[in-house]
Molecule: c-di-GMP-I riboswitch aptamer
Organism: soil metagenome
RNA sequence: AAACGGCAAACCCGGAGCGAUCCGGGGACGCAAAGCCUCCGGUCUCAGGGGAGACAGCGGGGCUACCGAA
Numbered sequence: 001a002a003a004c005g006g007c008a009a010a011c012c013c014g015g016a017g018c019g020a021u022c023c024g025g026g027g028a029c030g031c032a033a034a035g036c037c038u039c040c041g042g043u044c045u046c047a048g049g050g051g052a053g054a055c056a057g058c059g060g061g062g063c064u065a066c067c068g069a070a
Stems, first nucleotide, its partner, number of pairs: 006031002011026006029057001035063003039060003042055005
């Protein structure tokens, strides 16, 4: 490079949550790890004495993984 495929943004419907957001269905903006992990940074939410939570599709890092010109 190619092949089989995979995931699923925004938005809509239903549900959970104080909220960020999450789950199911539809749907595809994109993704070679858009698989998994909060260790570091970042952003966001709740609270407002120390805190707790969310985003892995924000960046770094760690672990694992299909195909096979190399």